[in-house]
RNA sequence: GCUGGUAUAGAUUAGCGGUUAGAUCGCGGCGCUCAUAACGCCGAAGUCGUGGGUUCGAAUCCCACUACCAGCA
Numbered sequence: 001g002c003u004g005g006u007a008u009a010g011a012u013u014a015g016c017g018g019u020u021a022g023a024u025c026g027c028g029g030c031g032c033u034c035a036u037a038a039c040g041c042c043g044a045a046g047u048c049g050u051g052g053g054u055u056c057g058a059a060u061c062c063c064a065c066u067a068c069c070a071g072c073a
Base pairs, nucleotide, nucleotide: 001072002071003070004069005068006067007066010025011024012023013022018056027043028042029041030040031039049065050064051063052062053061
């Protein structure tokens, strides 16, 4: 330099163009217990990597860029 892949909550991740973007762990509160753990209930936490485009409508499709991973040279 070329090609392909990945980027979504603190971590790991799901998500056919259409209802409010979900789950597990972690975190906070409450319950239970003599108490802790476990367990149950509730809650907070996402400008869906950045900027454009297509569309009535984009996390999802297209383009560029950035970061990381792999291959080729």
Transfer RNA from an archaeon, 73 nucleotides, folded computationally.
Its Rfam family is "tRNA". It is annotated as a transfer RNA.